[in-house]
This is a predicted structure of a 91-nucleotide RNA (c-di-GMP-I riboswitch aptamer) from a Planctomycetota bacterium. NCBI's taxonomy places the organism under Bacteria, Pseudomonadati, Planctomycetota. Its mean pLDDT, the model's own confidence on a scale to 100, is 85.
RNA sequence: UUCUCGAAAAGGCAAAACCGGCGAAAGCCGGCGACGCAAAGCCAAAGGGCCUUCGACCAGUUCAAACUGGUCAUGGCAGCCGGUUCCCGAA
Numbered sequence: 001u002u003c004u005c006g007a008a009a010a011g012g013c014a015a016a017a018c019c020g021g022c023g024a025a026a027g028c029c030g031g032c033g034a035c036g037c038a039a040a041g042c043c044a045a046a047g048g049g050c051c052u053u054c055g056a057c058c059a060g061u062u063c064a065a066a067c068u069g070g071u072c073a074u075g076g077c078a079g080c081c082g083g084u085u086c087c088c089g090a091a
Stems, first nucleotide, its partner, number of pairs: 005089002012037002018031005035079001041084003047081002049077003055072006
């Protein structure tokens, strides 16, 4: 000095639950709270995966509407994989 490595110190983040708000939902934001995290920083427009279905389309049904089923992100998740940048430095 570097790493596909992670001891120490300092500092950082914050799952679930609960409260308030937003949203059709998934989920997000704030508070509280710590399950965990060396990238739990950033990227959903590299790519894969997963969640949701307001709406659209198709089918059933119907005079029609409503209803039921199916398909589809343009809605989400970076604490699923991945991409990318970075603090410290024992073995």